[in-house]
Context: one part of a larger RNA
RNA sequence: GCCUACGAGUUACCUUUGCUAGCAUGGCUAAUCCGUUAAGCGGAGCAACCGAAGCGAAAGCGAGUCUGAAUAGGGCGUUUAGUUAGCAGUGGUAGACGCGAAACCUAGUGAUCUAUCCAUGGGCAGGUUGAAGCUGUAGUAACAUACAGUGGAGGACCGAACCCGUUGACGUUGAAAAGUCUUGGGAUGACCUGUGGAUAGGGGUGAAAGGCCAAUCAAACUAGGAAAUAGCUCGUACUCCCCGAAAUGCAUUUAGGUGCAGCGUUAAAAUAAGUUUCAUAGAGGUAGAGCUACUGAUUGGAUGCGGGGGUUUCACCACCUACCAAUUCCUGACAAACUCCGAAUGCUAUGAAAUGUUUUUUAGCAGUGAGGGCAUGGGUGCUAAGGUCCAUGUCCGAGAGGGAAACAACCCAGACCAUCAGUUAAGGUCCCUAAGUAUAUACUAAGUUGAAUAAACGAGGUUUGACUGCCCAGACAGCUAGGAUGUUGGCUUGGAAGCAGCCAUUCAUUUAAAGAGUGCGUAACAGCUCACUAGUCGAGCGGUCGAGCAUGGAUAAUAAUCGGGCAUAAGUAUAUCACCGAAACUAUGGCAAUAUUUUAUAUUGGGUAGGGGAGCAUUCUAUUCUACGUUGAAGGUAAACUGUGAGGUUUACUGGAGUGUAUAGAAACGAAAAUGUAGGC
Repeated sequence: GCCUACGAGUUACCUUUGCUAGCAUGGCUAAUCCGUUAAGCGGAGCAACCGAAGCGAAAGCGAGUCUGAAUAGGGCGUUUAGUUAGCAGUGGUAGACGCGAAACCUAGUGAUCUAUCCAUGGGCAGGUUGAAGCUGUAGUAACAUACAGUGGAGGACCGAACCCGUUGACGUUGAAAAGUCUUGGGAUGACCUGUGGAUAGGGGUGAAAGGCCAAUCAAACUAGGAAAUAGCUCGUACUCCCCGAAAUGCAUUUAGGUGCAGCGUUAAAAUAAGUUUCAUAGAGGUAGAGCUACUGAUUGGAUGCGGGGGUUUCACCACCUACCAAUUCCUGACAAACUCCGAAUGCUAUGAAAUGUUUUUUAGCAGUGAGGGCAUGGGUGCUAAGGUCCAUGUCCGAGAGGGAAACAACCCAGACCAUCAGUUAAGGUCCCUAAGUAUAUACUAAGUUGAAUAAACGAGGUUUGACUGCCCAGACAGCUAGGAUGUUGGCUUGGAAGCAGCCAUUCAUUUAAAGAGUGCGUAACAGCUCACUAGUCGAGCGGUCGAGCAUGGAUAAUAAUCGGGCAUAAGUAUAUCACCGAAACUAUGGCAAUAUUUUAUAUUGGGUAGGGGAGCAUUCUAUUCUACGUUGAAGGUAAACUGUGAGGUUUACUGGAGUGUAUAGAAACGAAAAUGUAGGC
């Protein structure tokens, strides 16, 4: 992992609601007794209980009563239906749908492991070092002291046994629930060890690590309280039909729980409710807008109260000011907590029309109270987030189908069943891939692009529009020639001559034209060039502003790609006609529900939590068919038929002794899941 078996809303009592039945202002008996029977049933038993009267704390009064001074007002009542039994749905008390803690308490069992201690025994190859003391000699006044020898101390040294476990590798379903190999520490000591004994669970023992106390320790193990408790996790078993949510508000030692309300369902009742549209009448201060209409904020200008600074003065006064700046005026413009104004929606009321129970109430039963995406209006955040918090709508949740390559919530569209029928939606029509290599006109040259676009800024890319300048009296571009003189303008400067810089009525002359000079250049000149002019040539040439498509800007983490192939259209724009395309719509046949009812029409039939209804199967009991069965029961294997389904029937083979139909009743009544339990493989 698979197979088989087992495996979870039960039972007792009480309450409440519904249905069925009996009796009914009453209902019902309990224990017990009598009769009788196979079980059981019939009768007695009116004790108790429920109901028939309530109100008040009570005395008490009573269709009333309490409060109260009240004959006031108000609260609770009165104006009648109950009760007994059965069945079903909830609730309560019990283990109460099943399994599951960590823990707590009580009584015992453990120191053969291990910690420490007590008693009594045992063990430590070999080698090294050489303390005290002693002896001798020297030495001292005597000590001290020195040297030599002797001696054999030490939590001394090296290193086996023994004890330990530092390093590395292996092992890691091991040879082993802690080892093997290598390397290493101690090895006469706070050493190691045998045997016997002591200390016991909030206790022991601990050179102290919360270590150890029998492979278990921040409180051992065994049994019991005990089915502890679990607002938590997991699981909870046949079918079909109808309806169908919520993830919100308030409260909560409350936030993943619960109570009440909201939203669902079932039953009953009620009258006019509900919804939509139109018309009319309203309340309101949002969007917008505005601000010489307030509060505040605010651009530029005018005016300049007042202040600062300066001059002056003994002081006051006075004067000045490229400073700050009130009020007022002009101008521009801002606001969630500004408003002289002010919509659209939404909301309320009345009337009409449409629709038709969608509405409301009561009663039984719930679930939900973690929501999420998208669009729009906002708060928060960075006008960040697949962020977070509200509001309105929608979808997912609980929604299948088609499209978006794939893709809960984006687009289309709401699946009763069947069909090898048709029409469409979104989206598509070269191939993958159903349908146009469709038609017409443009654009793009970047593979831009090919559904979902990266900006400021740059650029004689290209197409197109508008305005405008020059031009056969010759434009624009090219070529040829000129481009001069006063003058090296003046100043400055070492120099400054068109060209470092400053100044200037930057003038004037000769001219076809030529600046007191556009750029390069020189130390300064020189030199080259431009403006400007003539000639040549011979028809268009410039400028500005827009629009389309392209272009640079263009950088992200595994190589790349429009879904791919690929495409110059099979890209982009505009227009047009065909076609494809879904569970949509239609067609044909069928099933079910609801309403009206006449058996026909109309409508409806996605669905999680959840509510309601109708059934199938299993085991047993009673009756029944006076059913079936060794001429073959149940069970098994296979096939056929049948029912919307759970299922049922028949036949063949197997099997070898019991088993069905119908109607009722009762349940230890249905398994794929619980890291489910047991067995097998």